The RNA shown here (Bacterial RNase P class A) has 338 nucleotides and comes from an Actinomycetota bacterium. The coordinates come from a structure-prediction model, not an experiment, and the mean pLDDT is 77. The same sequence occurs in records of 2 taxa. Taxonomically the source falls in Actinomycetota (Bacteria, Bacillati). It is recorded under the gene name rnpB.
[in-house]
RNA sequence: UGGGUCGGCCAGACGGUCGCGACAUAGUCGAGGAACGUCCGGGCUCCACAGAGCGAGGUGGUGGGUAACGCCCACCCGGGGUAACCCGAGAGAUAGUGCAACAGAAAGUAAACCGCCCGCAAGGGUAAGGGUGAAACGGUGGUGUAAGAGACCACCAGCGGAGUAGGUGACUAUUCCGGCUAGGUAAACCUCACCUGGAGCAAGACCAAGCAGGAGGCAGGGCUGCUCGCCUAAUGCCUCCGGGUAGGUUGCUAGAGCCACCGAGCAAUCGGUGGCCGAGAUAGAUGACCGUCAGCGCGAAAGCGCUACAGAACCCGGCGUAUCGGCCGACCCAUCAU
Numbered sequence: 001u002g003g004g005u006c007g008g009c010c011a012g013a014c015g016g017u018c019g020c021g022a023c024a025u026a027g028u029c030g031a032g033g034a035a036c037g038u039c040c041g042g043g044c045u046c047c048a049c050a051g052a053g054c055g056a057g058g059u060g061g062u063g064g065g066u067a068a069c070g071c072c073c074a075c076c077c078g079g080g081g082u083a084a085c086c087c088g089a090g091a092g093a094u095a096g097u098g099c100a101a102c103a104g105a106a107a108g109u110a111a112a113c114c115g116c117c118c119g120c121a122a123g124g125g126u127a128a129g130g131g132u133g134a135a136a137c138g139g140u141g142g143u144g145u146a147a148g149a150g151a152c153c154a155c156c157a158g159c160g161g162a163g164u165a166g167g168u169g170a171c172u173a174u175u176c177c178g179g180c181u182a183g184g185u186a187a188a189c190c191u192c193a194c195c196u197g198g199a200g201c202a203a204g205a206c207c208a209a210g211c212a213g214g215a216g217g218c219a220g221g222g223c224u225g226c227u228c229g230c231c232u233a234a235u236g237c238c239u240c241c242g243g244g245u246a247g248g249u250u251g252c253u254a255g256a257g258c259c260a261c262c263g264a265g266c267a268a269u270c271g272g273u274g275g276c277c278g279a280g281a282u283a284g285a286u287g288a289c290c291g292u293c294a295g296c297g298c299g300a301a302a303g304c305g306c307u308a309c310a311g312a313a314c315c316c317g318g319c320g321u322a323u324c325g326g327c328c329g330a331c332c333c334a335u336c337a338u
Base pairs, nucleotide, nucleotide: 001334002333003332004331005330006329007328008327009326010325012293013292014291015290016289017288018287020030021029022028023027032309036320037319039318040317041316042315043314044200045199046198047197056196057195058194059193060192061075062074063073064072065071076090077088078087079086080085091191092190096189097188098185099184113130114129115126116125117124118123138156139155140154141153142152143151157181159178160177161176162175163174164173165172166171204250205249206248207247213241214240215239216238217237218236219235220232221231222230223229257276258275259274260273261272262271263270264269294307295306296305297304298303
C1' cells in the first nucleotide's frame, strides 16, 4: 500500500418562536438501538393444584454465568478457510419400523451387466478389474487359487473390551487383547435423559351513582260479623343488597436501573463504595417553522437537494429482522522499503 476477519460507537449539532403530554408548575422532564417482530425466558397478577402416571410440546458435547432461557462465555469434537476466523439440534443407527429420485446388474443379510476362470454347450464359480451413483460391504502388499476372495498373514484405518498418563469434564495421547469389518438417514417415526400447569395489565384491585334482579316492611287483597292473628304481594310506595358493561381511581414505572472508581475472574459475569432519577399517554403527548453550522451529492459559481430504519403502551433479559452516512480498535494474508 492492497485485500480480508472480528469487535465496538454515533444516529446530524446548537439557538429561537409556537404547540402538545406529565408533574414537586417563576420551572423541570418528555421515544429507540432497535421502542419493531411477539420467537424464547423471567418478574408481577388471577385461576387451578395431595401424590403418581399417561399424553403433548421443547431442549440435547463439556464446564461455567444468570432470576431464568432455546441466551451468553470458555473449552472439546467435526466441517470450511493459506490465515485471522467462521459454521454445527453436536445423545442413540447391534431396540424396532420406515426411506433413498435419476443412473446403475445390484441401494442392504444381498446382487453377476461387461470382464476373469471351469465347461463342447447348458450351466457353474468369482465382488479382484471396468462402469453408475450423494452413497457399492475396509486400504496396501503378500500367501493362496482354475480364476478369485479377510479364505489366511503383516502393517495401517476403523470397531469392541481392559489399562496407563494428562484434564473438574467433554476429550486427548498411548499400550495390550479380540474378532477380521460393522453402509447412510433420527429438524423420519422412535428410544433415552432433562425441562414445561393455564391465562394474561383488555391480568387484577378499588370507588360513587344505579338498571335488571333479590330480600324485608307498609298500603292494598283474602280468611272472619269485628279486632288480634294467619295467608298473599298482581298493583303502588319505602328501606337494604345489588353481577356485568360504560365512567373514574389504581396497577404505572426507583428498577435483575444508569454512571464512575476499586476488586475477583481468560471471559460471560459477579462483589464493594460513591453519585444520579432519565416518558407514563388512554384513542392515545413527544410536533412544526426559522436561523447558523456539519456530512454527502449535483453545479463553473451563486445555489439547490439529501441526512436512514423506524416510533413507547405493565416491566425486564435475550434472539431475529430493518437501518442514509460515517468513526474507532484489535488481528490475518500478500507485496514493497529500511